A computed fold for a 498-nucleotide part of an RNA from an uncultured bacterium, annotated as small-subunit ribosomal RNA, 5' domain.
The prediction has a mean pLDDT of 82.
[in-house]
Context: one part of a larger RNA
RNA sequence: AGAUGAACGCUGGCGGCGUGCUUAACACAUGCAAGUCAAACGAUUAACCCGCCUUCGGGCGGUCAUAAAGUGGCGAACGGGUGAGUAACACGUGACCAACCUGCCCUGCACAUCGGGAUAACUGCCGGAAACGGCAGCUAAUACCGGAUACUAUCCGCACCCCGCAUGGGGAGCGGAUGAAAGCUCCGGCGGUGCAGGAUGGGGUCGCGGCCCAUCAGGUAGUAGGCGGGGCAGUGGCCCACCUACCCGACGACGGGUAGCCGGACUGAGAGGUCGAUCGGCCACAUUGGGACUGAUAUACGGCCCACACUCCUACGGGAGGCAGCAGUGGGGAAUAUUGCGCAAUGGGGGAAACCCUGACGCAACAACGCCGCGUGCGGGAUGAAGGCCUUCGGGUUGUAAACCGCUUUCAGCAUCGAAAGACGGUACCCGACCAAGAAGCCCCCGGCUAACUACGUGCCAGCAGCCGCGGUAAUACUUAGGGGGCGAGCGUUAUCC
Numbered sequence: 001a002g003a004u005g006a007a008c009g010c011u012g013g014c015g016g017c018g019u020g021c022u023u024a025a026c027a028c029a030u031g032c033a034a035g036u037c038a039a040a041c042g043a044u045u046a047a048c049c050c051g052c053c054u055u056c057g058g059g060c061g062g063u064c065a066u067a068a069a070g071u072g073g074c075g076a077a078c079g080g081g082u083g084a085g086u087a088a089c090a091c092g093u094g095a096c097c098a099a100c101c102u103g104c105c106c107u108g109c110a111c112a113u114c115g116g117g118a119u120a121a122c123u124g125c126c127g128g129a130a131a132c133g134g135c136a137g138c139u140a141a142u143a144c145c146g147g148a149u150a151c152u153a154u155c156c157g158c159a160c161c162c163c164g165c166a167u168g169g170g171g172a173g174c175g176g177a178u179g180a181a182a183g184c185u186c187c188g189g190c191g192g193u194g195c196a197g198g199a200u201g202g203g204g205u206c207g208c209g210g211c212c213c214a215u216c217a218g219g220u221a222g223u224a225g226g227c228g229g230g231g232c233a234g235u236g237g238c239c240c241a242c243c244u245a246c247c248c249g250a251c252g253a254c255g256g257g258u259a260g261c262c263g264g265a266c267u268g269a270g271a272g273g274u275c276g277a278u279c280g281g282c283c284a285c286a287u288u289g290g291g292a293c294u295g296a297u298a299u300a301c302g303g304c305c306c307a308c309a310c311u312c313c314u315a316c317g318g319g320a321g322g323c324a325g326c327a328g329u330g331g332g333g334a335a336u337a338u339u340g341c342g343c344a345a346u347g348g349g350g351g352a353a354a355c356c357c358u359g360a361c362g363c364a365a366c367a368a369c370g371c372c373g374c375g376u377g378c379g380g381g382a383u384g385a386a387g388g389c390c391u392u393c394g395g396g397u398u399g400u401a402a403a404c405c406g407c408u409u410u411c412a413g414c415a416u417c418g419a420a421a422g423a424c425g426g427u428a429c430c431c432g433a434c435c436a437a438g439a440a441g442c443c444c445c446c447g448g449c450u451a452a453c454u455a456c457g458u459g460c461c462a463g464c465a466g467c468c469g470c471g472g473u474a475a476u477a478c479u480u481a482g483g484g485g486g487c488g489a490g491c492g493u494u495a496u497c498c
Base pairs, nucleotide, nucleotide: 002497003496004495006494007493008492009491010490013374014373015372016371017370018369019367020366021332026330027329028328030327031326032325035074036073037072040071041070044067049062050061051060052059053058081285082284083283091209092208093207094206095205096204097203100202101201105198106197107196108195109194110193111192113147114146115145116144122137123136124135125134126133127132153178154177155176156175157174158173160171161170162169163168183190184189211257212256213255218248219247223245224244225243226242228240229239230238260282261281262280263279264275265274266273267272288307289306290305291304310321311320312319313318338364340363341362342361346360347358348357349356350355377407378406379405380404387398388397389396390395411438414432441487443486444485445484446483447468448467449466453482454481455480457478463470464469
């Protein structure tokens, strides 16, 4: 010199695009962040309309629809946050799985038959302060169960062919056993079941690669291997019984410290060094620790159970909670924003669709935090005005600077038009009128490095300082003033990296 998620001091006109708790993975008031489907189901149902009745108040029935608790389906494992833990097949890269799974989606083949019993909602009774529950009765389904049928499915048996990478893999045949299904409809469709293939997503194994300490030198009993089994989608000491006694280690085991990893970012001519904010990929975590359930899939953030700590409610019997989602609060800190608008766009979930939900996202607000762009005027103007400062008192300098004359109007401000079914938004954009006006800095520096000098004050004091060093009575080094230099809506300082 360059760089930064910066902070601090002084200063500060506008716009665009970005970025914004690096600290306490500290504690959290409040609101919102995951629902949807009535074209799966039963009960109920406002208004409109139609019909009937009417004591003229209204009542009853019906169609279409609306609503919403419940059963059921799909989703809730995505999206969003954080970096605590992790030195590990966590990550990156390359390879392998003849050892695996994959809902929704796509392709192909085949099928969808006959029955059954419940249960929530609801009603009644009861318990409880509440959270919530108990008993009895009623009812439906694409909920649940049984039978039938069935393939290239699964298992067993027989016999055959082909192949390979060790266990082995593939194919075709016969016989036996086992295993399915669901309907709704606005008649257009939407769904259901089995099998095969694809796609996508995931799981596993291995080679290689990337921190510090040897003032950590020995470590290890499910430890290393085998046989058999269990478990799993699956290989495996993953787990278990038995047997063997191994296995790892100066090519750094084990231990300790530190740390999420990468694409990348900064710097550098490069090699390298440092970092891992925003954006993208992977991983891990969700108050702390443990556990399973459901499911195609679970570290299940806004699911469940248990324990601890903490907070809250309580009628003292018992209950409720988890912002490392978006805002916001307290606290910590040098330090980091609004309890905003909208689903118009993109994307996601549900739905046949209309549509609903979506703090993902799109926008807006705040902050010179960063980068970029623009402006604060242009031309003329000497008698070199006044004032300031210096002076050898002649003058010099500030300085064409100002005044004054002419011109222009960007930006801001004002008014008009004005956006795509539109949150943004009466915003951008367009146009008009007006006035040099509303818009430059006590930002830093002026001894050398390093661009820029005088005067007063001070007197080793007060102070300065990146290094050398200045200051003890003429200080270009302190302070102030004038002048000058630098940069400019910024300028310096501090911190950190190269």
RNAcentral holds the full RNA, with entries from ENA and Greengenes.